[in-house]
RNA sequence: UUGUGAAAAAGGCAAACUCAUCGUAAGAUGGGGACGCAAAACUAAAGGGCCUCAGCUCUCCAAGGAGAGAAGGGCAGCCAGCUCCCACA
Repeated sequence: UUGUGAAAAAGGCAAACUCAUCGUAAGAUGGGGACGCAAAACUAAAGGGCCUCAGCUCUCCAAGGAGAGAAGGGCAGCCAGCUCCCACA
């Protein structure tokens, strides 16, 4: 440096659920909690995918509102990009 692995050592992260705060929502942050994770570190301005719709656009309306559409809002624990601990070869 490349490949393989999660048995061992040292450690790390934390799904669902729940409480608080923020947000229209998706979701985020913090506490509790562990389903799991060798990148479950980082990147959402390389790209694909997925989620959401306050405002916006369109339609309807009994004028209160309702429905539809579309990311510049989100998800890195979907793929991807990129860097890294340990063991073995």
The RNA shown here (c-di-GMP-I riboswitch aptamer) has 89 nucleotides and comes from a Candidatus Omnitrophota bacterium. Rfam family: c-di-GMP-I riboswitch aptamer. Rfam's curators write: GEMM was predicted in a large-scale screen for bacterial structured RNA regulatory elements.